[in-house]
RNA sequence: CGAGCGGGCCACGUGAUCGCUCCGGGCAGGUUUCUGUACCGGAGAGGAAAGUCCGAACUCCACACGGGCGGCAUGCCGGGUAAUGCCCGGUCGCGGCGACGCGAAGGAAAGUGCCACAGAAAACACACCGCCCUCCGAACGCCUCGGGCGCCGGACGGCAAGGGUGAAAAGGUGCGGUAAGAGCGCACCGCUCCGGCGGCAACGCCGGGGGCAGGGUAAACCCCAUGCGGAGCAAGGCCAAAUAGGGGGAUGCAGGGUGCCCGUCCCGCCCCGCCUCGCGCGGGACAUCCCCGGGUAGGCUGCUCGAGCCCGAGGGCGACCUCGGGCCCAGAGGAAUGAUCACGGCCUCUCACGAGGCACAGAAUUCGGCUUAUCGGCCCGCUCGGAGC
Numbered sequence: 001c002g003a004g005c006g007g008g009c010c011a012c013g014u015g016a017u018c019g020c021u022c023c024g025g026g027c028a029g030g031u032u033u034c035u036g037u038a039c040c041g042g043a044g045a046g047g048a049a050a051g052u053c054c055g056a057a058c059u060c061c062a063c064a065c066g067g068g069c070g071g072c073a074u075g076c077c078g079g080g081u082a083a084u085g086c087c088c089g090g091u092c093g094c095g096g097c098g099a100c101g102c103g104a105a106g107g108a109a110a111g112u113g114c115c116a117c118a119g120a121a122a123a124c125a126c127a128c129c130g131c132c133c134u135c136c137g138a139a140c141g142c143c144u145c146g147g148g149c150g151c152c153g154g155a156c157g158g159c160a161a162g163g164g165u166g167a168a169a170a171g172g173u174g175c176g177g178u179a180a181g182a183g184c185g186c187a188c189c190g191c192u193c194c195g196g197c198g199g200c201a202a203c204g205c206c207g208g209g210g211g212c213a214g215g216g217u218a219a220a221c222c223c224c225a226u227g228c229g230g231a232g233c234a235a236g237g238c239c240a241a242a243u244a245g246g247g248g249g250a251u252g253c254a255g256g257g258u259g260c261c262c263g264u265c266c267c268g269c270c271c272c273g274c275c276u277c278g279c280g281c282g283g284g285a286c287a288u289c290c291c292c293g294g295g296u297a298g299g300c301u302g303c304u305c306g307a308g309c310c311c312g313a314g315g316g317c318g319a320c321c322u323c324g325g326g327c328c329c330a331g332a333g334g335a336a337u338g339a340u341c342a343c344g345g346c347c348u349c350u351c352a353c354g355a356g357g358c359a360c361a362g363a364a365u366u367c368g369g370c371u372u373a374u375c376g377g378c379c380c381g382c383u384c385g386g387a388g389c
Stems, first nucleotide, its partner, number of pairs: 001385010012344007020044006026037004046360001050371002053369005058232004071228005076090005091105001092103004106223002111221002113217003128163002130159003134155004140150004171189006190212001191210008236301004246292007255267003270284005275278001308327008345358005
């Protein structure tokens, strides 16, 4: 210098003006409470606020204990954490020259299913080409010519070395061996069993025995082990109109003909039961009023101080933990967080003046993770290659 790998961080900046939400103060009204405000000050989206995929806090509901069946999730080992399916460290496997990346990484010698195309065969393994022994046949060629060899075809067998198909074909390489071959024999590697050593463990290393089990697929069914109650802040709690229901109590049930007053007349005086029949008693219906209770709208709360953030010291390889100091950092509720201007930064276009753009995206009870989206930039560590000193 080039090409890469891993980790961390920022998320256009500053100022002015006008608005919005919340908090504190002032002022005004009401007077602990509360309401309003043309006043002052302060605060006001994220690294993902997203997907709602995991794990929790909180709240309500359900629940004797134990077992079974079913469902879902997880699945190497150790550690971290409130907890996790997350994170850290390690082991093993695969990929990369490497830094490093990826892995749902138990079981295929319990059972079942599936394995396209190609291929002889995709599983009780098989034999297309091929290789080989023996036998038979016939044209041709050669020779040392009653025969033999080569070549060709056929039949019964042997083999799995080679070719070929495939993602995958009954260990791999080499030597021996054989008619040709073959773990048939041997050495090394692999597999498996046993032992020793190291490691908390996963596992690794070493030594010995056995020629050697029989394809793949379990994010196919399944088997094994472990774990798991449900709903979610529209949870839940408090206050509480109008209307219509529920419960209780009190009162009323006579007037009309006739606008008003007096007198008189006429008609009428809710329903049922009882009797001493009346100006009676009891019950019911209806009407009015009052009280109580549930509950809707509405209001308040839950609500933001929390497994919190920053700095420092110590422990640990690390995730993380401990201690000390400092800080308060949105709480709206159909839902504020915006707009304009100026200067600066970066990018694109233009000869230039200048013009345009500045990602992904926006809180909704709160945390810890994961995943997904994302213009551009900064920092640290490391790898490979080239060149120079």

A computed fold for a 389-nucleotide RNA from a Thermoanaerobaculia bacterium, annotated as Bacterial RNase P class A. NCBI's taxonomy places the organism under Bacteria, Pseudomonadati, Acidobacteriota, Thermoanaerobaculia. RNAcentral holds the sequence, with entries from ENA. It is recorded under the gene name rnpB. It matches the Rfam family "Bacterial RNase P class A". Gene Ontology terms of the family: ribonuclease P activity, tRNA processing and dimeric ribonuclease P complex. By type it is a ribozyme. About the family: Ribonuclease P (RNase P) is a ubiquitous endoribonuclease, found in archaea, bacteria and eukarya as well as chloroplasts and mitochondria. The coordinates come from a structure-prediction model, not an experiment, and the mean pLDDT is 76.